Annotation
A computed fold for a 175-nucleotide RNA from Liquorilactobacillus satsumensis DSM 16230 = JCM 12392, annotated as Lysine riboswitch aptamer. Of the family's consensus pairs, 98% are formed in the model. The sequence was found by an Rfam model in a public genome assembly.

RNA sequence: UUAUCGAAGAGAGGUCGCGAAAGCUAUCAGUAACUGUUUUCAGAUGGUAAAGCAUUGUUAAAGGACAGUAAAAGGAGAAUUCGCCGAAGCAGAUGCUGCUUUAACAGCAUUGAGCUGGGCCCCAUUCUAAUAAAAUGGGGACUGUCGCGUUAAUUCGCGGAGCGCUAUCGAGUAU
Numbered sequence: 001u002u003a004u005c006g007a008a009g010a011g012a013g014g015u016c017g018c019g020a021a022a023g024c025u026a027u028c029a030g031u032a033a034c035u036g037u038u039u040u041c042a043g044a045u046g047g048u049a050a051a052g053c054a055u056u057g058u059u060a061a062a063g064g065a066c067a068g069u070a071a072a073a074g075g076a077g078a079a080u081u082c083g084c085c086g087a088a089g090c091a092g093a094u095g096c097u098g099c100u101u102u103a104a105c106a107g108c109a110u111u112g113a114g115c116u117g118g119g120c121c122c123c124a125u126u127c128u129a130a131u132a133a134a135a136u137g138g139g140g141a142c143u144g145u146c147g148c149g150u151u152a153a154u155u156c157g158c159g160g161a162g163c164g165c166u167a168u169c170g171a172g173u174a175u
Stems, first nucleotide, its partner, number of pairs: 001174001004171003008168001010166002014085001017084005024077002033069007043056004048103005088116003092111007117143002120140007145160005
């Protein structure tokens, strides 16, 4: 000098980098719920479907109309604070909860050796009050990094993946 190894610790990608917290603002919504009047009728409620169980209703429930009072959660926005650069998210699996069982669904927790370098735009599906956001799948350009080739020049082209890349440090083959 340098193949290689390292759980030695550090750094970068973005002007919307990733995630969390409480507060504020709007939306949710003049909606749900409650009360009154009226109408109507024997069923109705317990998230969806079936069965069961429980509660409730002819002292008029549930449904409709009118009037009055009138929310909340989730999600979102801008800023602040905190933790960070597989940051983080997702598939799958397990458990708990939603009256019991079954099926799916939703929420929470744990796990994640499988998938995704990153954000953006478009389309479809799911979810939702929502054409917002989010998740999944497909497509597009951009961008960071490395490899191959090319160029005066990361100049241009193609390709790979974060178990990556860069620099330092340590060990150390060969010369």